The RNA shown here (SAM riboswitch aptamer (S box leader)) has 127 nucleotides and comes from a Trueperaceae bacterium.

[in-house]
RNA sequence: UGCCGAUCGAGAGCGGGUGAGGGACCUGGCCCGGUGACCCCGCAGCAACCAGCGGUCAUCUCCGCGGGUGCUCCUUCCAGCCGGGCGCGCAGCCACGACGAUCGGGCUCGCACUGGGGAGAUCGGGG
Numbered sequence: 001u002g003c004c005g006a007u008c009g010a011g012a013g014c015g016g017g018u019g020a021g022g023g024a025c026c027u028g029g030c031c032c033g034g035u036g037a038c039c040c041c042g043c044a045g046c047a048a049c050c051a052g053c054g055g056u057c058a059u060c061u062c063c064g065c066g067g068g069u070g071c072u073c074c075u076u077c078c079a080g081c082c083g084g085g086c087g088c089g090c091a092g093c094c095a096c097g098a099c100g101a102u103c104g105g106g107c108u109c110g111c112a113c114u115g116g117g118g119a120g121a122u123c124g125g126g127g
Base pairs, nucleotide, nucleotide: 001127003125004124005123006122007121008120013043014042015041016040017039021032022031023030026080027079028078029077044072045071046070048069049068050067052065053064054063055062076119081116082115083114084113087111088110089109091108092107093106094105096104097103098102
């Protein structure tokens, strides 16, 4: 820095330093931040992956202990690309069935929900 695989709704804080922005990119929102955010250091904690050791297990597996990374505001903060249903809407159109009002039906649109994709992050493996 590519590629492949897995996971991403849970979980987890106090000090010290710095001093104005930060939440990956872009856009639209929404949050955090001089009551000091982000970032760095120390200690602590959480617990996904991996290696080692030990126990367990017919095998699979499960548990524990150090360790290697990682993480400790808001779902990867939400959305943006493709689909779904008979969810909501007095939003629009058709006039198809009734045919007076209006009811039903179809299409479109908006919102929410949901499946997938894209991008990103972390871990492992191979370049």

Background:
Its Rfam family is "SAM riboswitch aptamer (S box leader)". From the family's description: The SAM riboswitch is found upstream of a number of genes which code for proteins involved in methionine or cysteine biosynthesis in Gram-positive bacteria. Rfam links the family to the GO term regulation of gene expression.